A computed fold for a 528-nucleotide part of an RNA from an uncultured prokaryote, annotated as small-subunit ribosomal RNA, 5' domain. RNAcentral holds the full RNA, with entries from ENA. Rfam family: Bacterial small subunit ribosomal RNA. The prediction has a mean pLDDT of 81.

Context: one part of a larger RNA
RNA sequence: GAUUGAACGCUGGCGGCAGGCUUAACACAUGCAAGUCGAGCGGUAACAGGAGAAGCUUGCUUCUCGCUGACGAGCGGCGGACGGGUGAGUAACGCGUAGGAAUCUGCCUAGCAGUGGGGGAUAGCCCAGAGAAAUUUGGAUUAAUACCGCAUACGCCCUACGGGGGAAAGGAGGGGAUCUAUUUAUAGACCUUUCUUAGAGGAGCCUGCGGGAGAUGAGCGAGGUUGGAGGUGAAAGGCCUACCAAGGUGACGAUCUCUAGCUGGGCUGAGAGGAUGAUCAGCCACACUGGGACUGAGACACGGCCCAGACUCCUACGGGAGGCAGCAGUGGGGAAUAUUGCACAAUGGGGGAAACCCUGAUGCAGCGAUGCCGCGUGUGUGAAGAAGGCCUUCGGGUUGUAAAGCACUUUCAGUUGUGAGGAAAGGGUGUUGCUUAAUACGUAACAUCUGUGACGUUAGCAACAGAAGUAGCACCGGCUAACUCCGUGCCAGCAGCCGCGGUAAUACGGAGGGUGCGAGCGUUAAUC
Numbered sequence: 001g002a003u004u005g006a007a008c009g010c011u012g013g014c015g016g017c018a019g020g021c022u023u024a025a026c027a028c029a030u031g032c033a034a035g036u037c038g039a040g041c042g043g044u045a046a047c048a049g050g051a052g053a054a055g056c057u058u059g060c061u062u063c064u065c066g067c068u069g070a071c072g073a074g075c076g077g078c079g080g081a082c083g084g085g086u087g088a089g090u091a092a093c094g095c096g097u098a099g100g101a102a103u104c105u106g107c108c109u110a111g112c113a114g115u116g117g118g119g120g121a122u123a124g125c126c127c128a129g130a131g132a133a134a135u136u137u138g139g140a141u142u143a144a145u146a147c148c149g150c151a152u153a154c155g156c157c158c159u160a161c162g163g164g165g166g167a168a169a170g171g172a173g174g175g176g177a178u179c180u181a182u183u184u185a186u187a188g189a190c191c192u193u194u195c196u197u198a199g200a201g202g203a204g205c206c207u208g209c210g211g212g213a214g215a216u217g218a219g220c221g222a223g224g225u226u227g228g229a230g231g232u233g234a235a236a237g238g239c240c241u242a243c244c245a246a247g248g249u250g251a252c253g254a255u256c257u258c259u260a261g262c263u264g265g266g267c268u269g270a271g272a273g274g275a276u277g278a279u280c281a282g283c284c285a286c287a288c289u290g291g292g293a294c295u296g297a298g299a300c301a302c303g304g305c306c307c308a309g310a311c312u313c314c315u316a317c318g319g320g321a322g323g324c325a326g327c328a329g330u331g332g333g334g335a336a337u338a339u340u341g342c343a344c345a346a347u348g349g350g351g352g353a354a355a356c357c358c359u360g361a362u363g364c365a366g367c368g369a370u371g372c373c374g375c376g377u378g379u380g381u382g383a384a385g386a387a388g389g390c391c392u393u394c395g396g397g398u399u400g401u402a403a404a405g406c407a408c409u410u411u412c413a414g415u416u417g418u419g420a421g422g423a424a425a426g427g428g429u430g431u432u433g434c435u436u437a438a439u440a441c442g443u444a445a446c447a448u449c450u451g452u453g454a455c456g457u458u459a460g461c462a463a464c465a466g467a468a469g470u471a472g473c474a475c476c477g478g479c480u481a482a483c484u485c486c487g488u489g490c491c492a493g494c495a496g497c498c499g500c501g502g503u504a505a506u507a508c509g510g511a512g513g514g515u516g517c518g519a520g521c522g523u524u525a526a527u528c
Stems, first nucleotide, its partner, number of pairs: 001528004006524005013375006020367001021333001026331003030328003035078003040075002043071002047069003050065006085286003095210006103203003108199004113194002116150001118148002126139005156165003170191002212258003219249002225246004229241003261283004265276001267274002288309005311322004339365001341364003347361001348359004378408004388399004412469001414464005422455001426450009472517005477498003483512005493500002
């Protein structure tokens, strides 16, 4: 000099953009942070509509009916493995980079082949219990895109090449004909679904090289080092197991100890390098502590389960409940770090055919000069060089065109009004395609009408009034830009280094003046 996730002191007008627990991976009150689908299912607890019945105050009350919009609880599907947080652990194929082969992959895309025919249960509801509660037991009954066989099998899997094995589910809307008398059966297309091949994206695995310190840490290892056999696994493999055989690693630093998430990057520097890893992005690890598996395409799962432990809470003492390193917020620690805000309008995610619902992701707002950037606190004129202050050799000098005065302007802030863009979607109608037997349903494009904004008193623009409403901080001995007076008297004090102060201190304290930077300025800490 540059820099910072900074803090402290004094001061403080506005805006834009960014960033904001570096400490206790300490403990957490409260609310929210993952749901959704009725176009899978039986249904109807609540709300609304309709129909019926009763009462009657004649337009209200009660009851019934799932008939309709919908929908609590339940079964079922998909999603809760993403998104969000933290950096405790980890010196490791964890990360970075360059390669590799023995693998799996829900949803999505493309291709091929199907989607036939049956069955038995079980929640819910109902009945009867247990318990303070959490919860739970028995009986009866019922549905499915839940579950289980059967048929079929191009391709698929196994094979001793003879053969053997393996799948599925229905749903919504609409139409023609026939029968029947308002429902049944058949057919077609669409969505869904099953097997399988390939792709895309994702995940697992292996290897070379690179990335801290300590030798006042020299030997280490016993399923360990390799191979044979078997098992497990999606997959290679001591990954695991029994036996056998031989061995493995290390001064090119093993083992041990300490420290540490890694990287792209950011800081500094001419560079080489040094120190660093906040925000943003990629990877990894963790989710009260330790262990374990279940489900699933994917977890050994932050807001799932089980066991143990510590802690907290409830209890009728028998027994139960919990996990903010999600967003806010509280206590504590600390020099120190924010609101128990608004909205799903946009972007994205989950579910759904869709409308839509959910989303503390996200978009915004709030707080604090934390940083960077921009703007303002007026402009011009004005010598009687006013008054006052300070200095003085008492002549004057300086503050100083500074002020006052005169003439202007109105940025920003204020008041009033106006007012984009962020909006694409979605819905209605019509036309034309596609599909189809069809003008139906569905779907695509176009046209037209309509229509969605948290921010928001938005940005911007216009008008109004008046210089009105805003300047500080540090320094002035040398380094280092800037000097005098008074007070003090090795005292009080200053200080980054050299050093100042013991009676004229440009170095302490005050004043006047000056210098530097400026909504900041200094100090401290840290890095180069």